This is a predicted structure of a 114-nucleotide RNA (SAM riboswitch aptamer (S box leader)) from uncultured Ginsengibacter sp. The RNAcentral record of the sequence draws on MGnify. NCBI's taxonomy places the organism under Bacteria, Pseudomonadati, Chitinophagia, Chitinophagaceae, Ginsengibacter. Rfam family: SAM riboswitch aptamer (S box leader). Its family is annotated with regulation of gene expression in the Gene Ontology. Its mean pLDDT, the model's own confidence on a scale to 100, is 78.

[in-house]
RNA sequence: CUUAUCAAGAAAGGCAGAGGGAAAUGGCCCGAUGACGCCUUAGCAACCUAAAAUCUCUUCAUAAAGAUUUAAAAGGUGCUAACUCCAUCCCAAUAAAUGAUUGGGAGAGAUAAG
Numbered sequence: 001c002u003u004a005u006c007a008a009g010a011a012a013g014g015c016a017g018a019g020g021g022a023a024a025u026g027g028c029c030c031g032a033u034g035a036c037g038c039c040u041u042a043g044c045a046a047c048c049u050a051a052a053a054u055c056u057c058u059u060c061a062u063a064a065a066g067a068u069u070u071a072a073a074a075g076g077u078g079c080u081a082a083c084u085c086c087a088u089c090c091c092a093a094u095a096a097a098u099g100a101u102u103g104g105g106a107g108a109g110a111u112a113a114g
Stems, first nucleotide, its partner, number of pairs: 001114006011041005019030003024088004042080003047076002051070006084108001089105006
């Protein structure tokens, strides 16, 4: 940089000792009943990863392409508070003085594969 996913799921122990939830602003939370972080163990999930069935499209017919459903957990990652904690920028609907609510998208970020 490209593609895919991000409303589900899954915590105990030890070390350590003050802030932490990516950054900015505004909220809202977690935290001396020990957070965040590190280590160990356990767990979750199914990206690496199929195969089969059905449907769609295409074809002279296959093949190819797309969609849906169904599996396992040995290995490589990842994850195990809150939707990626929420909002910020744009669009639409509702409503309307402002504001607000809902939905979609963008941007940023995280993870995997390349």